Transfer RNA from a Candidatus Thorarchaeota archaeon, 73 nucleotides, folded computationally. The RNAcentral record of the sequence draws on ENA.
């Protein structure tokens, strides 16, 4: 330099192909339960790497860039 894969909450990840309310787990906070703690149950806070384009509407499609991984040279 070229190609491929990936980037979503504090952490791990689904959703992307086929555009329409962003799911789950852990963690955190509150409540319930318990003599207390842990566990369990309920609720809550919190996210689409950046810029542009297409579209009524973009995490998703297109273009450019940044970061990480793998391969080739």
């Nucleotide at each position: 330099g070229c190609g491929c894969c990936g980037g979503u909450a504090a952490u791990c990840c689904a959703g992307c192909c086929u555009g329409g309310u962003a799911a789950g787990a852990u963690a955190c906070c509150a409540g319930c339960c318990u003599c207390c703690c842990a566990a369990g149950c309920u609720g809550g806070u919190a996210a689409c790497c950046c810029g542009g384009g297409u579209u009524c509407g973009a995490a998703u499609c297109c273009c450019g860039g940044c970061c990480g991984g793998c391969g080739c040279a």
Source information: The same sequence occurs in records of 2 taxa.